[in-house]
RNA sequence: GCCAGAGUAGCUCAGGGGUAGAGCACUUCCUUGGUAAGGAAGGGGUCGGGGGUUCAACUCCCCCCUCCGGCU
Numbered sequence: 001g002c003c004a005g006a007g008u009a010g011c012u013c014a015g016g017g018g019u020a021g022a023g024c025a026c027u028u029c030c031u032u033g034g035u036a037a038g039g040a041a042g043g044g045g046u047c048g049g050g051g052g053u054u055c056a057a058c059u060c061c062c063c064c065c066u067c068c069g070g071c072u
Base pairs, nucleotide, nucleotide: 001071002070003069005067006066007065010024011023012022013021018055026042027041028040029039030038048064049063050062051061052060
């Protein structure tokens, strides 16, 4: 330099045009003599950045950034 993949909650990841979700973690409560486990409720997101298309974009298109892999 070329090609391909990935970037979404603290972490691991879903979601592929129509209100952003799960598990774990965190907070409060219940349960216990006390912990763990279990149960209930809750908080936490500029969806990597910028533009475009669209009535509507995490999703489609373009450019850029970061990470990982392959080729040279």
The RNA shown here (transfer RNA) has 72 nucleotides and comes from a Bacteroidales bacterium. Its Rfam family is "tRNA". Rfam classes the family as a transfer RNA. Rfam describes the family as follows. Transfer RNA (tRNA) molecules are approximately 80 nucleotides in length. The source organism's lineage runs through Bacteria, Pseudomonadati, Bacteroidota, Bacteroidia and Bacteroidales.